[in-house]
Molecule: Bacterial RNase P class A
Organism: Gammaproteobacteria bacterium
RNA sequence: CGAGUCAGCCAGGCAAUCGCUGUGUCUCAAUUUUUUGAGCCAUAGAGGAAAGUCCGGGCUCCACCGAGCAAAGUGCCAGGUAACGCCUGGGGGGUGCAAACCCACGGCCAGUGCAACAGAGAGUAAACCGCCUGCCAUUUUUUAAAUGGUCGGUAAGGGUGAAAGGGUGCGGUAAGAGCGCACCGCGCUGUUGGUAACAACAGUGGCAUGGUAAACCCCACUUGGAGCAAGGCCAAAUAGGAAUCAGCGCGAUUUAUCGCACUCGGUUGCUCAUCGAGUGAUUCGGGUAGGCUGCUUGAGGUAAUCGGCGACGAUUAUCCUAGAUAGAUGGUUGUCCAUGACAGAACCCGGCUUAUCGGCUGACUCACUAA
Repeated sequence: CGAGUCAGCCAGGCAAUCGCUGUGUCUCAAUUUUUUGAGCCAUAGAGGAAAGUCCGGGCUCCACCGAGCAAAGUGCCAGGUAACGCCUGGGGGGUGCAAACCCACGGCCAGUGCAACAGAGAGUAAACCGCCUGCCAUUUUUUAAAUGGUCGGUAAGGGUGAAAGGGUGCGGUAAGAGCGCACCGCGCUGUUGGUAACAACAGUGGCAUGGUAAACCCCACUUGGAGCAAGGCCAAAUAGGAAUCAGCGCGAUUUAUCGCACUCGGUUGCUCAUCGAGUGAUUCGGGUAGGCUGCUUGAGGUAAUCGGCGACGAUUAUCCUAGAUAGAUGGUUGUCCAUGACAGAACCCGGCUUAUCGGCUGACUCACUAA
């Protein structure tokens, strides 16, 4: 000087002026209290993703809530967390020269499927070309060699394919083959280290009943549902409307209860149990849909110290940081430089994913040059 990897911060700034919403003090008016309206001033006022609605919860209601089946989700180990499919650390696999990054990472010896075409053969699956011994025929230089055919042996060489009966090498053989051996790989056993996933070492066995589960499936663990348009309060209005269909049963006894049956409801589906009700379903027609609340003090932010590899936790101190509801922060002027991208809260929070102009800071890796 260049190229990269990881992490953190900012998100146009400053000034003036007019305007918008919340809260508060004060003033004025109305008002029985309460409270309402207006005005000045002060103060606060959209994000790193507010987005996607993909996960997990807080909160509210059903509700008082059990079992089984189905269904859905997750999938190495150990931790963190309110919890998670998230995060941290480790193991294994993969990519990259590296810093680093990615993983849908339980099981194919429970079973069932699938692998087109090509190829001899695609699972307990094979002989197309080829190599070799024997036999027969032909040719030649008739010792011997070459060519063709056939029985048999072979799977080392070649071919097909995404994938072909462990890999490399040596020996051996008529030619070959774990046929034998060495190393690697694989199975089994043991020892050591580690909480564990796993790793290393030693011994032993010639040893491949292949691949595939974001294929069906098996195994382990987890799972009520609906949602702020939840829910609560106030006010007001109408038609306690009309029609059709189904049910309205039995027994006991103290004549009003109990039991059984039937119907409906209990917030994914089915069955059982259990609770509540005594009617339920369909069609037509009518009224209301206004106000207040929920609504922002939280699994909250910041700083320091301690513990931990880390995620994070504890203690102390300090701060309050939007609550709109046809939906609030915009307009103008001047100036500065990095010339401003993606983009606007709607009950709240923890994550993940996606979009994105540019600037600053730190650590690390690689390459070149110089000393």